[in-house]
RNA sequence: GCCUCUUUAGCUCAGCGGUAGAGCAUUCGGCUGUUAACCGACAGGUCGUAGGUUCGAAUCCUACAGGAGGCG
Numbered sequence: 001g002c003c004u005c006u007u008u009a010g011c012u013c014a015g016c017g018g019u020a021g022a023g024c025a026u027u028c029g030g031c032u033g034u035u036a037a038c039c040g041a042c043a044g045g046u047c048g049u050a051g052g053u054u055c056g057a058a059u060c061c062u063a064c065a066g067g068a069g070g071c072g
Base pairs, nucleotide, nucleotide: 001071002070003069004068005067006066007065010024011023012022013021018055027041028040029039030038048064049063050062051061052060
């Protein structure tokens, strides 16, 4: 220098162009003599950044940035 993959909640990851989700964690409640375990509920997001396409973009296109791998 070139190519590929990846970037979504605190963490690990889902997510056909049409309401952003799960598990774990946090918080609150239940259970109990108490804690743990277990059960229930709430909250938590600039979908890496900037443009473009579209009635509508996490999703498609381009550039850039971070991470991983490969080639030279």
Transfer RNA from an uncultured Clostridia bacterium, 72 nucleotides, folded computationally. It matches the Rfam family "tRNA". The coordinates come from a structure-prediction model, not an experiment, and the mean pLDDT is 82.